C1' cells in the first nucleotide's frame, strides 16, 4: 500500500428508504420507606465529518476522519 467490515445519547445496542431514532444500565425528580437499597411512575440527553441520489437518507452512493481485520 491494497482489500473488507465497522462508527447511533455517559456506556451497551437495535431499526435497513416514511424518524417524533426502539431497549437496557448510568443520570435527574416524584412515590413508596423511620433511612438506604430494592421496587413504581415521569423526564432529560443520540446517527463520525463533508457531499451526491431521492419527494424524503440513520438506511443507498462517493470521498475524509478514527477504529478493526486479511493481505503483499
Nucleotide at each position: 500500500g491494497g482489500c473488507c467490515u465497522g462508527u447511533u445519547a455517559g456506556u451497551c445496542a437495535a431499526g435497513c428508504g416514511g424518524c417524533u431514532a426502539a431497549g437496557a444500565c448510568g443520570c435527574c425528580g416524584c412515590c413508596c420507606u423511620c433511612u438506604c437499597a430494592a421496587g413504581g411512575c415521569g423526564g432529560a440527553g443520540a446517527g463520525a465529518c463533508g457531499g451526491g441520489u431521492u419527494c424524503g437518507a440513520u438506511u443507498c452512493c462517493c470521498g475524509u476522519a478514527c477504529a478493526g481485520g486479511c493481505u503483499a
This is a predicted structure of a 72-nucleotide RNA (transfer RNA) from a Lachnospiraceae bacterium. Rfam family: tRNA. Model confidence (mean pLDDT): 83 of 100.